The RNA shown here (Glycine riboswitch aptamer) has 107 nucleotides and comes from Asaccharospora irregularis DSM 2635. The prediction has a mean pLDDT of 86.
RNA sequence: GUGAAGGAUGUAGGAGACGGUUUCUUAAAUGAAACGGCCGAAGGGACAAGUUUAAUCUUCCCCAAAGAUUAAAUGAAAUUCUCAGGUAAAAGGAUUACAGCCGGACG
Numbered sequence: 001g002u003g004a005a006g007g008a009u010g011u012a013g014g015a016g017a018c019g020g021u022u023u024c025u026u027a028a029a030u031g032a033a034a035c036g037g038c039c040g041a042a043g044g045g046a047c048a049a050g051u052u053u054a055a056u057c058u059u060c061c062c063c064a065a066a067g068a069u070u071a072a073a074u075g076a077a078a079u080u081c082u083c084a085g086g087u088a089a090a091a092g093g094a095u096u097a098c099a100g101c102c103g104g105a106c107g
Stems, first nucleotide, its partner, number of pairs: 006102002009099005018036001020035005037087003043083001044081003050074010
């Protein structure tokens, strides 16, 4: 199920931050290199509570059960990092709406 999550596509919206400085080169900031700022919404990384496991201790006559402590694992983002990317326009752009396509049960 008159089709969830998820995926890709088309159309329309879609922010932020230097048109930075220096050198070489060129007819020409033309091309190249170096340096210093800045942004977070391509992508990527990190983590809280909680949960799980183990060990120890306490309650308990014992097992069991419950609680506490320690260690490890798991664990989100639009938070954070600034690796990558970006920093006039263009392009890109998380994501939103609409339209259908794949998908096939969760949200």

Notes:
Its Rfam family is "Glycine riboswitch aptamer". Rfam describes the family as follows. This family represents the bacterial glycine riboswitch.